[in-house]
RNA sequence: GCGUGGGAGAGUCCUCGGGGUGCCCAGCACCUGCGAGGCGCCGAAGGGGCAACAUCCCCGGAACCUCUCAGGCGCCAGGACCAUGC
Numbered sequence: 001g002c003g004u005g006g007g008a009g010a011g012u013c014c015u016c017g018g019g020g021u022g023c024c025c026a027g028c029a030c031c032u033g034c035g036a037g038g039c040g041c042c043g044a045a046g047g048g049g050c051a052a053c054a055u056c057c058c059c060g061g062a063a064c065c066u067c068u069c070a071g072g073c074g075c076c077a078g079g080a081c082c083a084u085g086c
Stems, first nucleotide, its partner, number of pairs: 001086006011039001013038005018032006040073003046069001047067003053060001
């Protein structure tokens, strides 16, 4: 590096739009794993921060810690990491 197996967390929120259905055909009600925005939330892609240490200084410098830019908050997928085969 490739294959296989395992592999967490967090929204049935609100608004608008699109689409659909129903009705007394009037603009209302309901539905939606479609879009946008808002608020809330999560940390285990990626990315940022740092203790010891090191150094004249600067620079450097780990994580499952921390931030949440990115990403994510049904399933699937993805997924740090673990095991295993080559």

The RNA shown here (Glycine riboswitch aptamer) has 86 nucleotides and comes from uncultured Humibacillus sp. Taxonomically the source falls in Humibacillus (Bacteria, Actinomycetota, Actinomycetes, Intrasporangiaceae). The coordinates come from a structure-prediction model, not an experiment, and the mean pLDDT is 78. RNAcentral holds the sequence, with entries from MGnify. Of the family's consensus pairs, 89% are formed in the model.